[in-house]
RNA sequence: GCGGGCGUGGCUCAAUGGUAGAGCGCGACCCUUCCAAGGUUGAAACGCGGGUUCGAUUCCCGCCGCCCGCUCCA
Numbered sequence: 001g002c003g004g005g006c007g008u009g010g011c012u013c014a015a016u017g018g019u020a021g022a023g024c025g026c027g028a029c030c031c032u033u034c035c036a037a038g039g040u041u042g043a044a045a046c047g048c049g050g051g052u053u054c055g056a057u058u059c060c061c062g063c064c065g066c067c068c069g070c071u072c073c074a
Base pairs, nucleotide, nucleotide: 001070002069003068004067005066006065007064010024011023012022013021018054026042027041028040029039030038047063048062049061050060051059
């Protein structure tokens, strides 16, 4: 340099044009003599910039980061 994959709450993963969810974790409350377990509830996320669209996490382009493969130079 070329090609491919990935980027979403603190972590691990979904969703794939129309209100962004789950598990674990975290906070509050209930329960308990206390703790754990259990129950209810809450906060918190689409890597960045453009484009298409009535509407973009999703489609297109560029950039950034991570991973894999190939090529060249040393």
The RNA shown here (transfer RNA) has 74 nucleotides and comes from a Tepidiformaceae bacterium. Its Rfam family is "tRNA". It is annotated as a transfer RNA. The prediction has a mean pLDDT of 81.